[in-house]
RNA sequence: GGGCCCGUGGCUCAGCCUGGCAGAGCGCCCGGCUGAUAACCGGGAGGUCGCGGGUUCGAAUCCCGCCGGGCCCA
Numbered sequence: 001g002g003g004c005c006c007g008u009g010g011c012u013c014a015g016c017c018u019g020g021c022a023g024a025g026c027g028c029c030c031g032g033c034u035g036a037u038a039a040c041c042g043g044g045a046g047g048u049c050g051c052g053g054g055u056u057c058g059a060a061u062c063c064c065g066c067c068g069g070g071c072c073c074a
Stems, first nucleotide, its partner, number of pairs: 001073007010026004020057001028044005050066005
């Protein structure tokens, strides 16, 4: 230098192909249960969807550029 994959709550990841309310598990907070803890049950908070631009009525999703990580080729 070239090619491919990945980047979404604190963590691990779905959703992207086929544009239409941003989700799950774990964790965290509050409450219930218990003598108490764990487990279990109920509720809750938490997100510029890596960054910028474009297309569109509408973008996590499509297009372009860039940044970071991984693998391969040279």
Predicted 3D model of a 74-nucleotide RNA (transfer RNA) from Nanoarchaeum equitans Kin4-M. Taxonomically the source falls in Nanoarchaeum equitans (Archaea, Nanobdellota, Nanoarchaeaceae, Nanoarchaeum). It was read from a public genome assembly. Its Rfam family is "tRNA". From the family's description: Transfer RNA (tRNA) molecules are approximately 80 nucleotides in length. The coordinates come from a structure-prediction model, not an experiment, and the mean pLDDT is 84.